[in-house]
RNA sequence: GGUCGAUUAACUCAGUGGCUAGAGUGCCAUCUUCACACGGUGGAAGUCACAGGUUCGAAUCCUGUAUCGACCA
Numbered sequence: 001g002g003u004c005g006a007u008u009a010a011c012u013c014a015g016u017g018g019c020u021a022g023a024g025u026g027c028c029a030u031c032u033u034c035a036c037a038c039g040g041u042g043g044a045a046g047u048c049a050c051a052g053g054u055u056c057g058a059a060u061c062c063u064g065u066a067u068c069g070a071c072c073a
Base pairs, nucleotide, nucleotide: 001072002071003070004069005068006067007066010025011024012023013022018056027043028042029041030040031039049065050064051063052062053061
C1' cells in the first nucleotide's frame, strides 16, 4: 500500500428499511434475612464510532473518515 471484517448501555451481545432500540451481566432502590449472600419486584444508564448521501422513513443501504483485528504484498 491492497482486500476483508468489526464498531449498538459500564461489560458481552442481539437487532438485515417502519410501532417508543432490546437482552444477559453489572449498578441503584426496595421486599425477604438478626445480618450477608441467593432470590423476587421496580428503576437508571444509548450522539447505534464520526460526517455526508439515498429514501416518505436509516442502527440497518451507499460513500468517506477514525479505531481495532485478520490476510496479501